RNA sequence: GCUGACGUGGCUCAAUGGAAGAGCGUUUGCCUCCUAAGCAAAAGGUUGUGGGUUCGAGUCCCAUCUUCAGCU
Repeated sequence: GCUGACGUGGCUCAAUGGAAGAGCGUUUGCCUCCUAAGCAAAAGGUUGUGGGUUCGAGUCCCAUCUUCAGCU
C1' cells in the first nucleotide's frame, strides 16, 4: 500500500428496515441478628464519527477513525 472483518449501557453479547433487549455488574427495597445467597424494582444507550437513501436505518449506501486478520 491492497483486501476483509469488528465497533451497540460499566463488561460480555443479541436485535427480518417498523425504532434497541439479555446476562453479569451498579443502586434501592424485601428477606436475614449481620453478611453472602435468594426475591422484586430502578438507573444507565446521541448504536465509533460525519453524510446519504427511505414514510421509517443499529441494519442499506458513501466517506472517515479505532482495533484485528490476511496479502504484498